[in-house]
Formats: sequence, C1' cells, structure tokens
RNA sequence: GCCGGAGUAGCUCAGUGGUAGAGCAAUCCACUCGUAAUGGAUAGGCCGGGAGUUCAAUCCUCCCCUCCGGCU
Repeated sequence: GCCGGAGUAGCUCAGUGGUAGAGCAAUCCACUCGUAAUGGAUAGGCCGGGAGUUCAAUCCUCCCCUCCGGCU
C1' cells in the first nucleotide's frame, strides 16, 4: 500500500429502514432467623465521528478514526 471483518448499556452480545433489546454487573424491594439462591422493579445508550440518500437511518452510500486478520 491492497483486501476483508469488527466498533450498540460498566462487560459480553442481539437487532437490521419505522419511537433500541437480552444476559451478567449496579441500586432498591419481596422471600429468609440471617446469608446465598430465586422473583420483581429502577437506572444506565443521542448505536465510533462527519456528510449524503430517504417522509423516516443503528441499518443503505461516501469519507475519516480505532482494533483484528490476510496479502504484498
């Protein structure tokens, strides 16, 4: 330098044009003599950044950034 993949909650990952979810972790409550386990609730994201297409973009297109792999 070229090609491909990944970037979404504190962590691990779904989602794939139509107001963004799960598990674990956190906080609170119930249960218990108490703890763990279990059950319930709450909070936590402007989906890596920018531009474009569209009535509407996490999703499609382009540029850039970071990480991983391959080729040279």
A computed fold for a 72-nucleotide RNA from Candidatus Colwellbacteria bacterium CG10_big_fil_rev_8_21_14_0_10_42_22, annotated as transfer RNA. The organism belongs to Candidatus Colwelliibacteriota, within Bacteria. The sequence was found in a public genome assembly. Rfam family: tRNA. It is annotated as a transfer RNA. Rfam's curators write: Transfer RNA (tRNA) molecules are approximately 80 nucleotides in length. Model confidence (mean pLDDT): 82 of 100.